[in-house]
RNA sequence: ACGGAUUUAGCUCAGUUGGUAGAGCAUUGGUCUCCAAAACCAAGGGUCGGGAGUUCGAGCCUCUCAAUCCGUGCCA
Numbered sequence: 001a002c003g004g005a006u007u008u009a010g011c012u013c014a015g016u017u018g019g020u021a022g023a024g025c026a027u028u029g030g031u032c033u034c035c036a037a038a039a040c041c042a043a044g045g046g047u048c049g050g051g052a053g054u055u056c057g058a059g060c061c062u063c064u065c066a067a068u069c070c071g072u073g074c075c076a
Stems, first nucleotide, its partner, number of pairs: 001072007010025004019056001027043005049065005
C1' cells in the first nucleotide's frame, strides 16, 4: 500500500423484513445471615466507533474517516 473481518451497556455478545435496542456476567440497593459468601427480589447504566447521505422512519442500506485483528505485498 491492497484485500477481508470486526466496532451495540463496565465486560462478553444477541438484535428477524428498516418501525425507534436486549441477554448473561458485573455494579448498586433490599431479603436472608452474628458477619460475609451463596441464593432470591429490585434498580441504575446506551451519542449502537465519528461524520454525511437515502428514507415518513436507520443498530440494520449507501459514502467517507478512525480504531483493532487477519492475509498478501513494497522499501530498507
The RNA shown here (transfer RNA) has 76 nucleotides and comes from Labilibacter sediminis. Rfam family: tRNA. The family's RNA type in Rfam is transfer RNA. Rfam links the family to the GO term triplet codon-amino acid adaptor activity. Rfam describes the family as follows. Transfer RNA (tRNA) molecules are approximately 80 nucleotides in length. NCBI's taxonomy places the organism under Bacteria, Pseudomonadati, Marinilabiliales, Marinilabiliaceae, Labilibacter. The sequence was found in a public genome assembly.